Predicted 3D model of a 72-nucleotide RNA (transfer RNA) from Aquimarina sp. The coordinates come from a structure-prediction model, not an experiment, and the mean pLDDT is 83. The organism belongs to Aquimarina, within Bacteria. Rfam family: tRNA. Rfam links the family to the GO term triplet codon-amino acid adaptor activity.
């Protein structure tokens, strides 16, 4: 310089244009002499950014940042 992939909840993934899902975690309650386990509710992500297409975009295009790798 030219290619490509990744970027979403405290982490770690799923998600076919049609209200953003799981398990870990973490609050709280139950249960226990105490803990752990187990069980039950909550919170927590407008999906790197800034546009565009669509009636509607994490999802299709254009730029751009950061991170890997890859070629010279």
């Nucleotide at each position: 310089g030219c290619g490509a992939a990744a970027a979403g909840a405290a982490c770690u993934a799923g998600g076919u244009g049609g209200u953003u899902u799981a398990g870990u975690g973490u609050u709280a309650g139950a249960u226990u002499g105490u803990g752990a386990u187990u069980c039950u509710a909550a919170a927590a992500a407008u999906c790197g950014u800034g546009g565009g297409u669509u009636c509607g975009a994490a999802u299709c295009c254009c730029a751009u940042u950061u991170u890997u790798c890859g070629c010279c």